Predicted 3D model of a 349-nucleotide part of an RNA (small-subunit ribosomal RNA, central domain) from a wastewater metagenome. The full RNA is in RNAcentral, with records from SILVA. Rfam family: Bacterial small subunit ribosomal RNA. A reference for the family is Yusupov et al. (2001), "Crystal structure of the ribosome at 5.5 A resolution", Science.

Context: one part of a larger RNA
């Protein structure tokens, strides 16, 4: 490298949007670059291979053929692929009409909690725990009613319910916005598919600058427990959780399954359309998209998977090649820094 592979053994990029490239619908026409078919010249000799001879065999030598699978030139063929040329609609995609959505941004708004303060009301506890202490409380807590003040988060609805590329999104109400499905079949007529580089987005924790802190709550303090407790438990508590702007670029970024596109038995849930039966918003039959179970046949080392495929087939990109050493070390890129990407060998089993 070839080959085999990539749910779980080593292996699918975290996801998108896209440039280079690869690959690419139906039906005509031309050329002939690839492709095929002749010819002709070239493809040194030795070597190799058949075959026949020559040293008493062999190795060895020798003669003939045949290879040298390739180029070069030339004459033809047009199925295929490529170019050029016309045409089509089924692939896209664009109009029209609906239609569901926690899908993104802003702004406003609203009730429950939990906290802290101020009134009142009352009096010895409260809180905590497997026990208990730290802790709070007669300077009046807990508890219970009134009022206020702030912050984060939105019970029920909720549903292997919905959206969205992916991280994700869940309180109500405006405005601005992206994408989706269903029917229609009026427009364009392959415009498609993937996609190294590249750009964008990227939970959570961290970083930077300012704000903001009610609740939890690393660090730290204290009190239990223990041989011992730099934990688990308990009482406190700082960063942080939130916001605006910036950066960071990772996660068990998962469905451990990259993306399209065709095609292969059913079976029963549910979410959003559209058709037909019907009087009917019901039922019941169809038929598009999405999310479940269950299973047939095929796959699979089993597990399982099974029209949402891990079956069957193409096209195009990523990855993977015995454990350790190491996702380290050097260098290069990137970062504000932590650290990120890229990624080795010596040794060693």
């Nucleotide at each position: 490298c070839u080959g085999g592979g990539u749910g779980u053994a080593a292996a699918g990029g975290g996801u998108g949007c896209g440039u280079a490239g690869g690959c690419g619908g139906c039906u005509u026409u031309g050329c002939a670059a690839g492709u095929c078919a002749g010819a002709u010249g070239u493809g040194a000799a030795a070597u190799c291979u058949a075959u026949g001879g020559g040293c008493u065999c062999a190795a060895c030598c020798c003669a003939u053929a045949g290879c040298c699978u390739g180029c070069a030139u030339u004459u033809g063929a047009a199925a295929c692929u490529g170019c050029a040329g016309a045409g089509c609609u089924u692939g896209a995609g664009u109009g029209a009409a609906g239609u569901a959505g926690a899908g993104g941004c802003a702004g406003g708004c609203g009730g429950a909690a939990u906290u802290c303060c101020c009134c009142g009301u009352g009096u010895a506890g409260c809180g905590g725990u497997g026990a208990a202490a730290u802790g709070c409380g007669u300077a009046g807590a807990g508890a219970u009613g009134g009022g206020g003040a702030g912050g984060a988060a939105c019970a029920c609805c909720a549903g292997u319910g919905g959206c969205g590329a992916a991280g994700g999104c869940g309180g109500c109400c405006u405005g601005c916005u992206g994408g989706g499905c269903u029917u229609u079949a009026a427009c364009u007529g392959a415009c498609g598919c993937u996609g190294a580089g590249g750009c964008a987005c990227g939970a959570a924790a961290g970083c930077g600058u300012g704000g903001g802190u009610a609740g939890c709550a690393a660090a730290c303090a204290g009190g239990a427990u223990u041989a011992g407790a730099u934990a688990c438990c308990c009482u406190g508590g700082u960063a942080g959780u939130c916001c605006a702007c910036g950066c960071u670029g990772u996660a068990a970024a998962c469905g451990a399954u990259g993306a399209u596109u065709a095609c292969u038995a059913g079976g029963u849930g549910u979410g959003g359309g559209g058709g037909g039966u019907c009087u009917g918003a019901c039922c019941c039959c169809u038929u598009c998209c999405g999310u479940g179970c269950c299973g047939g046949a095929g796959u699979u080392a089993a597990c399982a998977c099974a029209a949402u495929a891990a079956g069957u087939a193409a096209u195009c990109c990523a990855c993977c090649u015995g454990g350790g050493g190491a996702g380290u070390a050097c260098g290069g890129c990137c970062g504000c820094a932590a650290g990120g990407u890229u990624g080795a060998a010596a040794c060693u089993c």
The prediction has a mean pLDDT of 88.